A computed fold for a 334-nucleotide RNA from uncultured Acutalibacter sp., annotated as Bacterial RNase P class A. The coordinates come from a structure-prediction model, not an experiment, and the mean pLDDT is 76.

RNA sequence: CAGGCUGGACGGCUGCGGACGGAGCGGGAAACUGCCCGUCUGAGGAAAGUCCGAGCUUCCCAGGGCAAGGAUAACGGCUAACCGCCGCCGGGGGCGACCCCAGGGAAAGUGCAACAGAGAGAUACCGCCGGGAAUUUUCCGGUAAGGGUGGAAAGGCGAGGUAAGAGCUCACCGGCGCGUGGGAGACCACGCGGCCCUGUAAACCCUAUCCGAAGCAACACCGUGGAGGAACAGAUAGCGUGGCCCGCGCGUUCCGAGGAGGUGGCGUGAGCCGGAUGGCAACGUCCGGCCAAGAUAGAUGGCUGUCCACGACAGAACUCGGCUUAUAGGCCUG
Repeated sequence: CAGGCUGGACGGCUGCGGACGGAGCGGGAAACUGCCCGUCUGAGGAAAGUCCGAGCUUCCCAGGGCAAGGAUAACGGCUAACCGCCGCCGGGGGCGACCCCAGGGAAAGUGCAACAGAGAGAUACCGCCGGGAAUUUUCCGGUAAGGGUGGAAAGGCGAGGUAAGAGCUCACCGGCGCGUGGGAGACCACGCGGCCCUGUAAACCCUAUCCGAAGCAACACCGUGGAGGAACAGAUAGCGUGGCCCGCGCGUUCCGAGGAGGUGGCGUGAGCCGGAUGGCAACGUCCGGCCAAGAUAGAUGGCUGUCCACGACAGAACUCGGCUUAUAGGCCUG
């Protein structure tokens, strides 16, 4: 420097959630459930942020295409999938182990480049060189080597060359194009060609690939009473209204959205552990073993004994794969 593991240990008493079993006593229309006893079991490496990818569910949707909007961006592999992981390439940093990269396209087009500067893809301010005028200034032309401005100014640097210069020519380096060879590929090595083109796409844009929306308070089922509706029956009867009269009220069956209440979703899963095996690795295959919280106002708490290195960050709420963030102390490997 990098990677991995662990996250006080062993007990006692007691409380709470869940599962199973048990003799009974209750609640409720039912579904279900309370009390009592016994056995078993009860947070994490991040349960967190909800950032990405999925399962599952409902809604929308004939199928296909285009447009809009969004996401991603070297290459090969892994995976159910991914903006993840592994390997590798290129670039950058470090003496080094190793670390970082928002890593497609600027030669399709448009835009922008403040200030400074003559000039920001088009250019001559100073200077240099040649020529003219004129007399110590000015005009024309050449020149990107020198100065100045700037983050960036004619690919860099040296030599030749030239009136002065310039890839104008040459060597080396960089880029681009072509060829040969290597590699699965990104790419690399060598050779040839002066071909030398500013930067910016976390500006528009272009290219390729992918993308319907909302989320377990999703959603499905059961469902007393009851608003309401339908069918049938009818009257002088009957029932209730403290005993009688008057008065008043009252049938049975079926349907019935949402709500109360209950159940499922909800714990066997892209599962975990061990071994073998293929692969550099991510990961795959085979064999054996295991079942490990599941609430709905929501449990996982309190007291205490012994010991030590004296214990951090923090706690489930549909589930899984990642990423990110928080984390005392201890251990292991290179």
The organism belongs to Acutalibacter, within Bacteria. The RNAcentral record of the sequence draws on MGnify. Rfam family: Bacterial RNase P class A. Rfam links the family to the GO terms tRNA processing, ribonuclease P activity and dimeric ribonuclease P complex.